[in-house]
RNA sequence: AAUUUAUAGAAGAAGAGGCGAGAGAUUAGGCUCCACGACCCUCUGGCAACCACCCAUGUUGGGGAAGGUGCCACUUCCUAGCCCGAAAAUCGGGGAAAUAUAAAUU
Numbered sequence: 001a002a003u004u005u006a007u008a009g010a011a012g013a014a015g016a017g018g019c020g021a022g023a024g025a026u027u028a029g030g031c032u033c034c035a036c037g038a039c040c041c042u043c044u045g046g047c048a049a050c051c052a053c054c055c056a057u058g059u060u061g062g063g064g065a066a067g068g069u070g071c072c073a074c075u076u077c078c079u080a081g082c083c084c085g086a087a088a089a090u091c092g093g094g095g096a097a098a099u100a101u102a103a104a105u106u
Base pairs, nucleotide, nucleotide: 001106002105003104004103005102006101007100008099014044015043016042017041018040022033023032024031027080028079029078030077045072046071047070050068051067053063054062055061056060076098082094083093084092085091086090
C1' cells in the first nucleotide's frame, strides 16, 4: 500500500512546554476553531475497550486496565449521488459511497 471482516453513539476523556498560521481527510458549499496562539510536535495525565489477558460458557456474556493500537472542539462538524415521507423548497428517516480505527491476510 491492497483486500476482507467489524465498528463509527448529538456518549466519553486536557494540562504544561515548543512552534508560529492557518486548521476541521479530499473537491464544492455551509458552519466552526484560531495571534486570549489554533493545527501540529513532545511530556504528563486521562477516555474507550478492537487485539491480547482473566472468568463463565457453546460462541456468547461478564471483568479489570499492567501490555499492542486508537482516541481526548464541533454527530465521521453538516450537506452533496440514490430511495422513502412530510412539507413548501426546506425538514426528517433509510441505505450506499467515501473516510477513520482495529484485527487478519497478501

Predicted 3D model of a 106-nucleotide RNA (SAM riboswitch aptamer (S box leader)) from Pontibacter qinzhouensis.
Lineage of the source: Bacteria > Bacteroidota > Cytophagia > Hymenobacteraceae > Pontibacter.
The prediction has a mean pLDDT of 83.
It was read from a public genome assembly, where an Rfam model found it.